[in-house]
Context: one part of a larger RNA
């Protein structure tokens, strides 16, 4: 490349992350209660028992074995937390092609826009309230010459 211009929104298409989601699978750190092995430690200790004590009986002192408290795995139960996968679904991002149409940008041809309610295939429209970031004309204040 200057209006044969700029640009705007739904659609169709590909690719990307992404929200939601009946569920679903795995990890995780505890939580209550269920069960408990080793084993310390307590209790008992009628069985046993070389070393001490005693002449001896028998003492001591010491084991088994039973009971007890902690407790690893386990086992139940309702959750916490992370991750993945998950029909279906919501928008988002991108794309030298595509479809619809023409909202904006000039007074963009209905001036723009804010809020808000409603309405439309989509930009959007129409209703109230607000703003001037509106050309135009036309008048009034003020500043300059």
């Nucleotide at each position: 490349c200057a209006c044969c211009g700029c640009c705007c929104g739904u659609c169709a298409c590909g690719c990307c992350a992404u929200g939601g989601g009946a569920g679903u699978u795995g990890g995780u750190a505890g939580u209550a209660c269920c069960c408990a092995a080793a084993g310390u430690c307590g209790g008992c200790g009628a069985g046993c028992u070389a070393a001490c004590c005693g002449c001896a009986a028998g003492g001591a002192a010491g084991c088994a074995a039973c009971c007890g408290c902690c407790u690893a795995a386990g086992g139940u139960a309702a959750g916490g937390c992370c991750a993945g996968c998950g029909a279906c679904u919501g928008g988002g991002g991108u794309g030298a092609a595509g479809u619809c149409g023409u909202a904006a940008c000039a007074a963009g041809g209905u001036a723009g826009c804010c809020g808000u309610a409603u309405c439309g295939g989509a930009a959007g429209g129409u209703g109230c309230g607000g703003c001037u970031g509106g050309a135009u004309c036309a008048c009034c204040u003020c500043c300059u010459u």
A computed fold for a 145-nucleotide part of an RNA from a Clostridia bacterium, annotated as small-subunit ribosomal RNA, 3' minor domain. The source organism's lineage runs through Bacteria, Bacillati, Bacillota and Clostridia. Its mean pLDDT, the model's own confidence on a scale to 100, is 82.